The RNA shown here (transfer RNA) has 73 nucleotides and comes from Candidatus Beckwithbacteria bacterium GW2011_GWC1_49_16. It matches the Rfam family "tRNA". Gene Ontology term of the family: triplet codon-amino acid adaptor activity. RNAcentral holds the sequence, with entries from ENA.
[in-house]
């Protein structure tokens, strides 16, 4: 330099045009317990990497940029 893949909650990921973006773990609160842990119930946490485009409507499709990974040279 070229090609491919990935970027969504603190972490690991789902969601591949339509309503208020979800799960597990973690965090916090409560119940229980002498206390802790476990268990159970609940709460908070996201302008979906960035910019532009297509569309009535974009996390999702297209283009560019950035970051990470893999391969080729």
């Nucleotide at each position: 330099g070229c090609g491919c893949c990935u970027g969504u909650a603190g972490c690991u990921c789902a969601g591949g045009g339509g309503a208020u973006a979800g799960a597990g773990c973690a965090a916090c609160u409560g119940u229980c317990u002498u206390c802790u842990a476990a268990a159970c119930a609940g709460u908070a946490g996201g302008c979906c990497a960035c910019a532009g485009g297509u569309u009535c409507g974009a996390a999702u499709c297209c283009u560019g940029u950035c970051a990470g990974g893999c391969g080729c040279a």